[in-house]
RNA sequence: GAUUUAUAAAGAAGAGGUGAGAGACAGGCUCCAUGACCCUCUAGCAACCUUCCACCAGGAAAGGUGCUAAUUCCUGACCUUGUAAAAUUGGGGAACUAUAAAUC
Numbered sequence: 001g002a003u004u005u006a007u008a009a010a011g012a013a014g015a016g017g018u019g020a021g022a023g024a025c026a027g028g029c030u031c032c033a034u035g036a037c038c039c040u041c042u043a044g045c046a047a048c049c050u051u052c053c054a055c056c057a058g059g060a061a062a063g064g065u066g067c068u069a070a071u072u073c074c075u076g077a078c079c080u081u082g083u084a085a086a087a088u089u090g091g092g093g094a095a096c097u098a099u100a101a102a103u104c
Base pairs, nucleotide, nucleotide: 001104002103003102004101005100006099007098008097013042014041015040016039017038021031022030023029025076026075027074028073043068044067045066048064049063050061051060052059053058078092079091080090
């Protein structure tokens, strides 16, 4: 990097470094020199893999990951709702994206 499966309305921040953009893409909207994003340390959340108890349901731990602004921040293409036709709105399952596990 590719494929498959699962999950994504819950949850969880301080310090130090650096110094300008960041939130995947586009549009919107937001965060940001009262220092964002990123890196390091510490802390925490969660429970995919793992370990233990039970060996079904479930519970505990934290070794490998992951995560700690906003529902995946919202929308995107399609179906539906709606309308004279549109638009707005609501609903739906996809796609995209992210993460995990397995295989290549």